This is a predicted structure of an 82-nucleotide RNA (c-di-GMP-I riboswitch aptamer). Model confidence (mean pLDDT): 84 of 100.
RNA sequence: UACUGACAACGGCAAACUAUUCGAAAGAGUAGGACGCAAAGCUAUAGGGCCUUCCCAUCCGGGGUGGUAGCCAGUUUCCAAA
Numbered sequence: 001u002a003c004u005g006a007c008a009a010c011g012g013c014a015a016a017c018u019a020u021u022c023g024a025a026a027g028a029g030u031a032g033g034a035c036g037c038a039a040a041g042c043u044a045u046a047g048g049g050c051c052u053u054c055c056c057a058u059c060c061g062g063g064g065u066g067g068u069a070g071c072c073a074g075u076u077u078c079c080a081a082a
Stems, first nucleotide, its partner, number of pairs: 004080002012037002017032006035070001041075003047072002049068003053064004
């Protein structure tokens, strides 16, 4: 340095669900709560996928809107047993 990842250390994040707010929806914020996570940090204008909604076509499909990084991905990064 690269790979790898332990019932290790110091710490971190927080799914479902509940309350409330925003939104047409998908979904998001806050508080509680922990299913899990070595990137569950960041990026939605690199890209693919998925969800929402509108238009065209109504057989396949095509285009737009908003969202999702805890789907893949890009990028940065703590620790160090085997």
Source information:
The sequence was found by an Rfam model in a public genome assembly.